Predicted 3D model of a 476-nucleotide part of an RNA (small-subunit ribosomal RNA, 3' major domain) from an uncultured bacterium. The RNAcentral record of the full RNA draws on ENA, Greengenes and SILVA.
Context: one part of a larger RNA
RNA sequence: UGACGGGGGCCCGCACAAGCGGUGGAGCAUGUGGUUUAAUUCGAAGCAACGCGCAGAACCUUACCUGGGUUUGACAUCUACGGAACCUCUUCGAAAGUCGAGGGUGCCUUCGGGAGCCGUAAGACAGGUGCUGCAUGGCUGUCGUCAGCUCGUGUCGUGAGGUGUUGGGUUAAGUCCCGCAACGAGCGCAACCCCUGCCAUUAGUUGCCAGCAGUUCGGCUGGGCACUCUAGUGGGACUGCCGGUGUUAAACCGGAGGAAGGUGGGGAUGACGUCAAGUCCUCAUGGCCUUUAUAUCCAGGGCUACUCACGUGCUACAAUGGUCGGUACAGAGGGUCGCCAACCCGCGAGGGGGAGCCAAUCCCACAAAGCCGGCCUCAGUUCGGAUUGGAGUCUGCAAUUCGACUCCAUGAAGGUGGAAUCGCUAGUAAUCGGAGAUCAGCACGCUCCGGUGAAUACGUUCCCGGGCCUUGUACA
Numbered sequence: 001u002g003a004c005g006g007g008g009g010c011c012c013g014c015a016c017a018a019g020c021g022g023u024g025g026a027g028c029a030u031g032u033g034g035u036u037u038a039a040u041u042c043g044a045a046g047c048a049a050c051g052c053g054c055a056g057a058a059c060c061u062u063a064c065c066u067g068g069g070u071u072u073g074a075c076a077u078c079u080a081c082g083g084a085a086c087c088u089c090u091u092c093g094a095a096a097g098u099c100g101a102g103g104g105u106g107c108c109u110u111c112g113g114g115a116g117c118c119g120u121a122a123g124a125c126a127g128g129u130g131c132u133g134c135a136u137g138g139c140u141g142u143c144g145u146c147a148g149c150u151c152g153u154g155u156c157g158u159g160a161g162g163u164g165u166u167g168g169g170u171u172a173a174g175u176c177c178c179g180c181a182a183c184g185a186g187c188g189c190a191a192c193c194c195c196u197g198c199c200a201u202u203a204g205u206u207g208c209c210a211g212c213a214g215u216u217c218g219g220c221u222g223g224g225c226a227c228u229c230u231a232g233u234g235g236g237a238c239u240g241c242c243g244g245u246g247u248u249a250a251a252c253c254g255g256a257g258g259a260a261g262g263u264g265g266g267g268a269u270g271a272c273g274u275c276a277a278g279u280c281c282u283c284a285u286g287g288c289c290u291u292u293a294u295a296u297c298c299a300g301g302g303c304u305a306c307u308c309a310c311g312u313g314c315u316a317c318a319a320u321g322g323u324c325g326g327u328a329c330a331g332a333g334g335g336u337c338g339c340c341a342a343c344c345c346g347c348g349a350g351g352g353g354g355a356g357c358c359a360a361u362c363c364c365a366c367a368a369a370g371c372c373g374g375c376c377u378c379a380g381u382u383c384g385g386a387u388u389g390g391a392g393u394c395u396g397c398a399a400u401u402c403g404a405c406u407c408c409a410u411g412a413a414g415g416u417g418g419a420a421u422c423g424c425u426a427g428u429a430a431u432c433g434g435a436g437a438u439c440a441g442c443a444c445g446c447u448c449c450g451g452u453g454a455a456u457a458c459g460u461u462c463c464c465g466g467g468c469c470u471u472g473u474a475c476a
Base pairs, nucleotide, nucleotide: 001476002475003473004472005471007470008469009468010467011466012465013464015460016459019424020423021422022421023420026315027314028313029312030311031310032309033308034306035305042053043052064301065300066299067298068297069296070295073125077124078123079121080120081119082118083117086103087102088101089100092097107114108113127290128289130288131287132286136284137283138279139278140277141275143273148187149186150185151184152183153182154163155162156161167178168177169176193267194266195265196264198235199234200233201232202231203230204229207225212222213221214220238261241255242254243253244252245251317417321376322375323374324373325372326371327370333364334363335362338357339356343352344351345350383414388409389408390407391406392405393404394403430452431451432450433449434448435447436446
C1' cells in the first nucleotide's frame, strides 16, 4: 500500500422486510449429468454452464459411426499436353464413381496465339471443426451503469509511498459547495444521440359528413387539408419563479404555472482493472501433430437412445371456471422463387380458383382476454388433456428410424405441491392475444408489439452484494 475480520461508523441495491405471482409435487416440451451405444460429434460448469453456441439435426447441415471409393486431391496458384464450353444416350453400382458411343464447334486476334472453361500427367504444394484459449489477436461474459481509476507539477517521506482523492455538508453520481500543501488535468458520472409524452409549423392518393352536394350507403363519388395520422423542422423543463430550511453556499422540503418537475419514462452507451473467466468449432494466428490420412467424395445410420438425477419452460388441477351462440376494440411487423382476396368443395387440416399488391393503396388478418345471453352445479366432472388405435392433409427426391397439422375414438397423472427457492416497485407484476428472424417443412424457445391492469414498501435490526472512512493482523 492492499486484502481479510462472526471490528466500528456512514450509505446504497427487489438485498431483507411489506405485498403479488411462481418454481420445488403431476403430464409433456427442451437443455444437461449419468447410463447405454458402432456412433449417441464438439464446446459451455457456482453466481457469470444447463430453451447456452443451435435465429430452426429427416437428406443436406455434420464436425460422429459403419460400409463403399479417391490420393496434386472437394478448394488456391504455377508448368506441360489435349479438348471450346456444353448436351444426349449407355455398362456396372446404394450412391460417389465408372465402361463406352454420339452431337457440338462459340469470344478476341497482329492468324503466332490469347481469355475463359473442361480433362490428363508430374511436382512444388493444397487440406485438417486435429492439439494447445495456460503461446495469442479479435470478440464476449462478470463484478457493474457500481462511482470509481489515474496523471503532470509542487510538497512530505531515506524508501515503499503519501498528499491531491482525506474533512464538513450535499447528490443517483469523485454531483456540486465550503474548507485544506496543494494547484490543475485525463478516463469514467452527467450532457450531447435514439424512442416516447405536449404544442406549433411544413406537406397531403392515410384520415374527415368536421361544413356542402350526390349516394348503390361502403369516405363510395365530387370536393376539402380543419381534425386524426404519417415524417421532417422547431419550441418546451432550466430548480427558471414563490415560500421555508441551510453557512449569505451547494442543496433539500413545500407551492404555483404547466402536457410533463426536479435525471419526466425507456434505450443505446460499460472507466482502470478482476476472474491465466469463455471462445484455436465464426474468423485470424505462433508452435506442435497429420499427409494413400487426423485430408476428401458418397450411401446408410447417429446427434432424436433411456433404469435414473437436475435446470429452464408449457399445460393443468377448475365455477373470478368450462362450453355453445351473438357482438366490440389494437399496435408492431412481413410479403414477387412472395403475401394470397372474393367465390366453390371439404366436419377439418386443406384443395380448387384466380383478383389485387414490389405495397400508408392489395394480402397475411376474424386479435384474444372483454361484453351480452343459454347450459354445466362441485363430480376426477361438460375439469384436465397425456397416451394409444384408426382415417387423413401439407412440405419435401424422400417423413420407417425421425416432421408439423386435422378428424373420429381413447381418455392417464393431476384435488394448489415437503425442505427449500425465484421474479417483480407502475403502465411494472399478473393475465390476454399478435408479429418477426431462422425456415422447403417444423417453436411450449427467442426477439419485438400492443389489450386488460393490480397489491405493497413501517423501516434498515437481520441474510446477500457493493461504495467511502477508520481500526486490528503472525496474510501478500